[in-house]
Context: one part of a larger RNA
Molecule: small-subunit ribosomal RNA, central domain
Organism: uncultured Candidatus Berkelbacteria bacterium
């Protein structure tokens, strides 16, 4: 390298936009680069190959064919690919109305419940555990009522339920902003898909400046259990959790399934839209057919089995990206990036 392959045996990049590159809708005209054919050149010679021949044979030698393949010059074919030129609407995308949603960002505002303080009632326990203790309390606590502060997260609705490219997203209001959907004309006319580098986004943890700190809590310290307890249990508690900014770029980052696109049996539920029909003044409601999402069963198929099955892991195209026996190792060097922490990218000896 070819080739197999990639949900769980090794393997989809965390996800997205998108250059270069790869591929790439119908019709038609011209070209003839590619393709493709005939005919020529042209790849010394010797070796290879096949036949006759000569040294007593052989090896060896000599003469004679024939190519096989490569590359190519003229001349010719136009199905395909390519180019050029024109054309079309199915892809693709714009407008037009309507719709649904925790999509995103900023500001406001809400109620519980929660520490804390003050302030009233009130008196000995409160707390906490498998039992206990450490703790808090007569300096008046736990309890309850009143007031205020302060931070953080939003019961019910809630769901097999929505929205997001993925990370993710939920009290409510209002500004400003992305994205989908459905349904008729109409309107550009292939504008497409994929994407090496590249760019931008990215949970928690962690890091920088300043803030903010109620609840919760690594580290820590205290009582408990234990042979011991650097744990589990309890009583306390600091970073942090929260804000802005700016880094860090990893996760079982999971559907452990990379995007696009076409075909290929139903069934049941369900989200958004549309169009129908029943009822009804009329709307809900209810059926039915349509689309677009999410579940659950399953035909063919696929698959080591599990399983998957129109939301494929079927059957096909088209582009990336990744695998090649464990271990050493995702390390060491080395270079890129980072304040550090580290993070990409990434061997080999030697083992079995």
């Nucleotide at each position: 390298c070819u080739g197999g392959g990639c949900g769980u045996a090794a393997a989809g990049a965390g996800c997205a936009u998108g250059u270069a590159g790869g591929u790439g809708g119908c019709c038609u005209u011209a070209u003839a680069a590619g393709u493709c054919a005939a005919c020529g050149a042209u790849g010394a010679a010797a070796g290879a190959c096949c036949g006759a021949c000569g040294c007593u044979u052989a090896a060896c030698g000599u003469c004679g064919g024939g190519a096989a393949c490569g590359u190519u010059u003229u001349u010719g074919a136009u199905a395909c690919u390519g180019u050029a030129a024109g054309g079309c609407u199915g892809g693709a995308g714009g407008a037009a109305a309507a719709c649904a949603g925790g999509g995103g960002u900023a500001a406001g505002c809400g109620g519980a419940a929660c520490u804390u303080u003050a302030g009233g009632u009130g008196u000995a326990g409160g707390a906490g555990u498998g039992a206990a203790a450490u703790c808090c309390g007569u300096a008046g606590a736990u309890a309850u009522c009143u007031a205020a502060a302060g931070g953080a997260a939003c019961a019910c609705c809630a769901a097999u339920g929505g929205c997001g490219a993925a990370g993710g997203c939920a009290g409510c209001u209002u500004a400003c902003u992305g994205g989908g959907u459905u349904u008729u004309u109409u309107c550009u006319g292939a504008c497409a898909c994929u994407g090496a580098g590249a760019u931008g986004c990215g949970a928690a943890a962690g890091c920088g400046u300043g803030g903010g700190g109620a609840g919760c809590a690594a580290a820590c310290g205290g009582g408990a259990u234990u042979a011991g307890a650097u744990a589990c249990c309890c009583c306390g508690g600091u970073a942090g959790u929260c804000c802005a900014c700016g880094c860090u770029g990893u996760a079982a980052a999971c559907g452990a399934u990379g995007c696009u696109c076409a075909c290929u049996a139903g069934g049941u539920c369900u989200u958004g839209g549309g169009a129908g029909g029943u009822a009804u003044c009329g709307a809900c409601c209810c059926c039915u057919c349509u689309u677009u999402g999410g579940a659950c069963c399953g035909a063919a198929g696929c698959u080591a089995a599990c399983g998957c099955g129109u939301u494929a892991a079927g059957u096909g195209a088209g582009c990336c990206g990744c695998c090649u026996g464990g271990g050493g190792a995702g390390u060491a060097c080395g270079a890129a990036c980072g304040c550090a922490a580290g993070u990409u990218u990434a061997a080999a000896a030697c083992u079995c």